RNA sequence: GGAUCGGUGGCCGAGUGGUCGAAGGCGCACGCCUGGAAAGUGUGUAGGCGGGAGACCGUCUCCAGGGUUCGAAUCCCUGUCGAUCCGCCA
Repeated sequence: GGAUCGGUGGCCGAGUGGUCGAAGGCGCACGCCUGGAAAGUGUGUAGGCGGGAGACCGUCUCCAGGGUUCGAAUCCCUGUCGAUCCGCCA
């Protein structure tokens, strides 16, 4: 340099244009269980901003920017980062 694939909560990872802040797993928190642990099991668990005494509520965010569309994590373009294969130089 050429080709292809990818970037989604703390980590991994699924995600037919519509009920998606978004499955599942790991981790973590608090319970249940136990004499106590481990194992098992239940619930919860991204961030920003605004509101609220709190519980919670509203809104925006899927690498960044732009576009298509009534509607985008999903389709298109540009950039960026990463992976694999091929090629070139040494």
This is a predicted structure of a 90-nucleotide RNA (transfer RNA) from an uncultured Rhodobacteraceae bacterium. It was read from a public genome assembly.